[in-house]
RNA sequence: GCCGGGGUACCCAAGCCUGGUAUGGGGCAGGCCUGCUAAGUCUGUGGGCGAAAGCCCUCGUGGGUUCAAAUCCCAUCCCCGGCG
Numbered sequence: 001g002c003c004g005g006g007g008u009a010c011c012c013a014a015g016c017c018u019g020g021u022a023u024g025g026g027g028c029a030g031g032c033c034u035g036c037u038a039a040g041u042c043u044g045u046g047g048g049c050g051a052a053a054g055c056c057c058u059c060g061u062g063g064g065u066u067c068a069a070a071u072c073c074c075a076u077c078c079c080c081g082g083c084g
Base pairs, nucleotide, nucleotide: 001083002082003081004080005079006078007077010026011025012024013023020067027045028044029043030042031041032040046057047056048055049054060076061075062074063073064072
C1' cells in the first nucleotide's frame, strides 16, 4: 500500500443485509423477603434543561441522502486478521 472483520450508555453483546420507540445480559443502587446476610423477586440505572410534567441530544468522528439514519452513501480516526 491492498483486502476483509470490528467500534452501540459503566462492562459484554443483539439490532445493520430489509431505514420507522436505544434492546438484552452483567455490574451497581433501592424496595420486598430474612433475626442479619446470601439466594430469590420487583423497580431504576447514557447526557443536558426543568419545580414537575415533559422536551432535546447520544450508536468512533465529520458530512450527505431521506418525512425519518445505529442501519444507506462519502470522507476520516482507532483496533484485529490476511496479502504484498
This is a predicted structure of an 84-nucleotide RNA (transfer RNA) from a Nitrososphaerota archaeon. NCBI's taxonomy places the organism under Archaea, Thermoproteati, Nitrososphaerota. Model confidence (mean pLDDT): 81 of 100. Its Rfam family is "tRNA". RNAcentral holds the sequence, with entries from ENA.